[in-house]
RNA sequence: GCCGAGGUGGUGAAACUGGCAAACACGUAGGACUUAGAAUCCUAUGCCGUAAGGCUUGUGGGUUCGACUCCCACCCUUGGCA
Numbered sequence: 001g002c003c004g005a006g007g008u009g010g011u012g013a014a015a016c017u018g019g020c021a022a023a024c025a026c027g028u029a030g031g032a033c034u035u036a037g038a039a040u041c042c043u044a045u046g047c048c049g050u051a052a053g054g055c056u057u058g059u060g061g062g063u064u065c066g067a068c069u070c071c072c073a074c075c076c077u078u079g080g081c082a
Stems, first nucleotide, its partner, number of pairs: 001081007010026003019065001027045006046055003058074005
């Protein structure tokens, strides 16, 4: 240099025929249970905001009524070829 795979909450990740972003699990916090604990169960858990609401899928653009999903450029990780 060329070709491919990937980048989503604190972590692993799901959602891709373009139509509610974060299901599910872990972790964390609070509670129940217990003499106390473990285990188990319940609730909460991206950011801003008192709230209503707004914002967020590596970064910046584009297409579209609508983009995590399609297109372009760039950044990062990784595999192959040279």
A computed fold for an 82-nucleotide RNA from Candidatus Nealsonbacteria bacterium RIFCSPHIGHO2_02_FULL_43_13, annotated as transfer RNA. It was read from a public genome assembly. The organism belongs to Candidatus Nealsoniibacteriota, within Bacteria. It matches the Rfam family "tRNA". The family's RNA type in Rfam is transfer RNA. Rfam's curators write: Transfer RNA (tRNA) molecules are approximately 80 nucleotides in length.